[in-house]
A computed fold for a 72-nucleotide RNA from a Solirubrobacteraceae bacterium, annotated as transfer RNA. Lineage of the source: Bacteria > Actinomycetota > Thermoleophilia > Solirubrobacterales > Solirubrobacteraceae. Its Rfam family is "tRNA". From the family's description: Transfer RNA (tRNA) molecules are approximately 80 nucleotides in length. Rfam classes the family as a transfer RNA. The sequence is in RNAcentral, with records from ENA and MGnify. The same sequence occurs in records of 4 taxa.
RNA sequence: UGGGGAGUAGCUCAAUGGCAGAGCAUUCGGCUGUUAACCGAAGGGUUGUGGGUUCGAGUCCCACCUCCCCAG
Numbered sequence: 001u002g003g004g005g006a007g008u009a010g011c012u013c014a015a016u017g018g019c020a021g022a023g024c025a026u027u028c029g030g031c032u033g034u035u036a037a038c039c040g041a042a043g044g045g046u047u048g049u050g051g052g053u054u055c056g057a058g059u060c061c062c063a064c065c066u067c068c069c070c071a072g
Base pairs, nucleotide, nucleotide: 001071002070003069004068005067006066007065010024011023012022013021018055026042027041028040029039030038048064049063050062051061052060
């Protein structure tokens, strides 16, 4: 430098163009003689950045940024 892939909650990952979710973690409650385990609930998101398309974008298009792989 060229090609490909990835970026979404604290972490690991989902999400046919139509209300952004799950598990773990955190907090609170239940259960228990106590802890752990188990059960329930709650909080937590500028979906990497900036534009474009669209009635509507995490999703489609363009540029850029970071990381990984391949080629030179």